[in-house]
The part of an RNA shown here (small-subunit ribosomal RNA, 5' domain) has 469 nucleotides and comes from an uncultured prokaryote.
Context: one part of a larger RNA
């Protein structure tokens, strides 16, 4: 000297742009934050369209949060093969005839209640069988497997079946990734083989069997610490520190373990089971999960609104219209930073008046004020009034912006003057009271302490603490 997601003192006009729980992955009242299709279905209810529950579909695995864990199942950067991909794309055939359920609904009935039981009826693009299947899978070569149908009807939206693209993921390797030897010896599915059985897949990935082998001083195991990177900060650079905001990538989702469903999850607002803990409760037995946007307590030197809107952008559904969407665009709080601006401008005296100083004679504050003569940004009132939106639709917003008035009018503070370090006098105190980043000052003439005057420095800021370099 530069940094900062900063905190504390003082002080504080105005704008644009960014940031904004770094502590308790500490506990959470309340509201929101995942829906959508009627062009799949059957039924209720009316004003004959349009509501609702419920059956199916497609999404909910994305988006949004933290960083607890993790030193390698990670990340980074570079290759490899044994593979999987809804939705999109393009290319080939085909879309036929059938059945029996189960919601809803109705009836009867259990529970405080969450929630259900039972007996009847229905439909489908839900579910099972048949035909058909080029090509496609299986295979012992005999053979077996596999489709949905709607509509506003000649057009569209779709189902199955397969080889592709693309997009997304899974596995696998070499190389880099912090301290500790006051951790030196770890390992039994441990290392390898063959065989199975699992997986979308290749492997001790699991099991039977067999061989006894695998990692370490090039630091193996233990131990503590941390997400990882692109980047950021600082340096002249190598370097050193740091990983907040924004990307990418992992990991968590109250604690711990589990697997269902699917194309993908061992799922944050999905299910089980066990703990804690909280609430309900007829004591039998239910009910929850803010590390989603607000928000509460609570911890803390510290961090904001229980705000608008789907107008754009994006993303699920649906043909569409559209509906959803605390993601996302804005709006609000906070000088937390950065940048910009402003608090007026000319002109004015051998220099008012007050204040300090003094050798008493002046010095200085200081052209500073006063006065004159002007300007109005900035904010303030009053009229216009957008772009942002390819045809509509603008939350922002009557917001930027423009134009017009009024009056110098509303707007300057904060440390510091012994040296280091730019800045000195006087009065007060008397090792007292205090100051202090080193050295040091103060014990009666303190330029170092407290005041006043003057002065240096930075400016909407300006010390001080704390932390990197």
């Nucleotide at each position: 000297g530069a940094a900062c997601g900063a905190a504390c003192g003082c002080u504080g006009g105005c704008g644009g742009c960014a940031u904004g729980c770094c502590u308790a992955a500490c506990a959470c009242a309340u509201g929101c934050a995942a829906g959508u299709c009627g062009a799949a279905c059957g039924c209720u209810a009316u004003u004959u369209a349009u509501a609702g529950a419920g059956u199916g579909g497609c999404g909910c695995a994305c988006g949004g949060g933290u960083g607890a864990g993790u030193a390698a199942u990670g990340c980074a950067u570079g290759g490899g093969a044994a593979u999987c991909u809804g939705c999109c794309u393009g290319g080939u055939a085909g879309u036929g005839g059938g059945g029996g359920a189960c919601a809803a609904c109705a009836g009867u009935u259990g529970g405080a209640a969450a929630c259900g039981a039972c007996u009847g009826c229905u439909a489908a693009u839900a579910c099972c069988g048949c035909a058909u299947a080029c090509g496609c899978c299986c295979u012992a070569c005999g053979g077996g497997g596999g489709a949905a149908g709607g509509u506003u009807c000649c057009g569209c939206c779709g189902g199955a079946g397969u080889a592709g693209g693309a997009u997304g993921g899974g596995c696998c390797c070499g190389c880099g990734u912090c301290u500790g030897a006051u951790u030196a010896g770890c390992u039994a599915g441990u290392u390898g083989g063959u065989g199975u059985g699992g997986u979308a897949a290749c492997g001790g990935c699991g099991c039977a069997c067999c061989a006894a082998g695998g990692c370490g001083a090039c630091g193996a195991u233990c131990a503590g610490u941390a997400g990882c990177u692109g980047g950021u900060c600082u340096g002249a650079g190598a370097g050193g520190a740091u990983g907040a905001u924004c990307a990418g990538c992992c990991a968590c989702a109250c604690u711990g373990g589990g697997a269902c469903u699917g194309a993908g999850a061992c799922a944050c607002g999905g299910c089980c089971c066990a703990g804690a803990c909280u609430c309900c409760u007829a004591c039998g037995g239910g009910a929850g999960g803010c590390a989603g946007c607000a928000g509460u307590g609570g911890g803390g030197a510290a961090u904001a609104u229980u705000g608008g809107a789907c107008a754009a952008u994006g993303g699920g559904c649906g043909c569409a219209a559209g509906c959803c969407u605390g993601a996302u665009c804005c709006a609000g709080c906070c000088a937390u930073g950065c940048c910009g601006c402003g608090u007026g401008a000319g002109u004015g005296a051998c220099g008012a008046a007050g204040g300090c100083c003094u050798u008493a004679g002046g010095g200085u504050u200081g052209u500073a004020a006063a006065a004159c003569u002007c300007u109005u940004u900035c904010a303030g009132c009053a009229g216009g009034g957008a772009a942002g939106a390819u045809g509509a639709u603008g939350a922002c917003g009557g917001u930027a912006c423009c134009u017009g008035c009024a009056g110098a009018a509303g707007a300057a503070g904060c440390c510091c003057c012994g040296g280091c370090u730019a800045a000195c006098u006087c009065c007060g105190u008397g090792c007292c009271a205090g100051c202090a980043g080193c050295c040091g000052c103060g014990g009666u003439a303190a330029u170092a302490c407290g005041g006043a005057g003057g002065g240096g420095g930075c400016u909407a800021g300006c010390g001080u603490u704390g932390u990197u370099c």

Its Rfam family is "Bacterial small subunit ribosomal RNA". Gene Ontology terms of the family: structural constituent of ribosome and ribosome.